[in-house]
RNA sequence: GAAGGGGGCCGGGCGGUCGCUCUCCGCGAGGAGGGAGGAAAGUCCGGGCUCCGCAGGGCAGGGUGGUGGGUAACGCCCACCGUCCGCAAGGAUAGGGAAAGUGCCACAGAGAUCAGACCGCCGGCGGAGGGGCCCGCCCCUCCCUCGGCAAGGGUGAAACGGUGAGGUAAGAGCUCACCGCGGGCGAUGGAGACAUCCCCGGCACGGCAAACCCCACCCGGAGAAAGGCUGUCAGGAGGAUCCGCAUGGCCCGUGCACGGUCCUCCGAAGGGCCGUUCGAGGCCGGCGGCGACGUCGGUCCCAGAGAAAUGACCGCCACCGCGCUCCGGCGCGGCAGCAGGACCCGGCUUACGGCCCCCUUCCGUU
RNA sequence: GCCAGCAUAGCUUCAAUUGGCAGAGCACCGCAUUCGUAAUGCGGGGGUUGUGGGUUCGACUCCCACUGCUGGCU
Numbered sequence: 001g002a003a004g005g006g007g008g009c010c011g012g013g014c015g016g017u018c019g020c021u022c023u024c025c026g027c028g029a030g031g032a033g034g035g036a037g038g039a040a041a042g043u044c045c046g047g048g049c050u051c052c053g054c055a056g057g058g059c060a061g062g063g064u065g066g067u068g069g070g071u072a073a074c075g076c077c078c079a080c081c082g083u084c085c086g087c088a089a090g091g092a093u094a095g096g097g098a099a100a101g102u103g104c105c106a107c108a109g110a111g112a113u114c115a116g117a118c119c120g121c122c123g124g125c126g127g128a129g130g131g132g133c134c135c136g137c138c139c140c141u142c143c144c145u146c147g148g149c150a151a152g153g154g155u156g157a158a159a160c161g162g163u164g165a166g167g168u169a170a171g172a173g174c175u176c177a178c179c180g181c182g183g184g185c186g187a188u189g190g191a192g193a194c195a196u197c198c199c200c201g202g203c204a205c206g207g208c209a210a211a212c213c214c215c216a217c218c219c220g221g222a223g224a225a226a227g228g229c230u231g232u233c234a235g236g237a238g239g240a241u242c243c244g245c246a247u248g249g250c251c252c253g254u255g256c257a258c259g260g261u262c263c264u265c266c267g268a269a270g271g272g273c274c275g276u277u278c279g280a281g282g283c284c285g286g287c288g289g290c291g292a293c294g295u296c297g298g299u300c301c302c303a304g305a306g307a308a309a310u311g312a313c314c315g316c317c318a319c320c321g322c323g324c325u326c327c328g329g330c331g332c333g334g335c336a337g338c339a340g341g342a343c344c345c346g347g348c349u350u351a352c353g354g355c356c357c358c359c360u361u362c363c364g365u366u
Numbered sequence: 367g368c369c370a371g372c373a374u375a376g377c378u379u380c381a382a383u384u385g386g387c388a389g390a391g392c393a394c395c396g397c398a399u400u401c402g403u404a405a406u407g408c409g410g411g412g413g414u415u416g417u418g419g420g421u422u423c424g425a426c427u428c429c430c431a432c433u434g435c436u437g438g439c440u
Stems, first nucleotide, its partner, number of pairs: 001362010012317007020035006037338001041349002044347005049223004056252004061219005066080005081095001082093004096214002101212002103208003118153002120149005126143008161179006180203001181201004186197004227274004235266008244256003281300008319334006367439007376392003380389001386423001394410005416432005
């Protein structure tokens, strides 16, 4: 220098003028104070909170899936293991079960799972042609037919292990060595997933479960338009229907009791307050832990709201880039992008600008 | 604010099932027919299946993320 990998931080500060909004004070004029984000977003997970039958069991349905840990909880995070990808730094991983069952594997191909013989290789009977000679035997080629084989070719994403040697008519785990595979309550190490070694077995067991399914574990449902208080209300009259209703996936169980449901008429608001922001809270420091995180101490109060406010300009400083330099500085330019709360948190994902650090491979120079 | 669903050719709230060659109607182009046009007949072209990634030998189909659209809830 080129190409690439990983991680972290920030999203300006202060002041002034004019506006917007909320709260408080004031009779009023007015005054004081607060006022978005790292994603406030998507609503994809998990909780808090609230109500519904307090939610006990079963069925159905949904989700998760290596091991150990973190957490209020999670599909998140951390550490490790296995597999795959990459020369490497590193990255990806829905990663239980295919020797319970069912199903699928198109096309091609002989054969796609108790598979199979197209070309091929080898042997036997017979026939045709050619050649050799020691004259009835041998050799070569081809054809028909009967067998053997699965090494090679070929098909495919995938063909009942791979390499080498022996063996054979030709071959083949047929036999052997190594690798692979399967098994062992084998040994050692580890908390465990697992790793290494040993022994046994010639190999029996293709792939797909983000196909049905099986196993283990988790989940009751609905969501602030939840829900509560208050006011209108409530309620009253008539009619119909069911003997039960609550019951919100279904059933059992449970509760309530003579009521329940629906329609018509009379009588209304299109409300007010709470829930609602002090919380698994932020910041700083110590300690424990490889880490996620936990714990202790100090300190701070930081939008609350409804169809919904937070903007514009100026000055100074900081930051970044470029140029000049007498190395003290000076000048010019930039300061944006993604985007905006609506009950609240923890994550994930997606959108976006800038800066910094570490590492790998290759090339060049010293 | 909360929840559910859909996206296939220029158009169509059209098709494509246990995952196995993406089609149909209208429209478009060419030829025939006609004096000419329409209709009709014959032939033809046109697709990153909304986008990106994953599972699989193989994805319109299964899974995840995103984009756009539609519908419901006082």
Two RNAs folded together computationally: RNase P RNA and transfer RNA, 440 nucleotides in total. Rfam match: Bacterial RNase P class A. Gene Ontology terms of the family: dimeric ribonuclease P complex, ribonuclease P activity and tRNA processing. Its mean pLDDT, the model's own confidence on a scale to 100, is 75.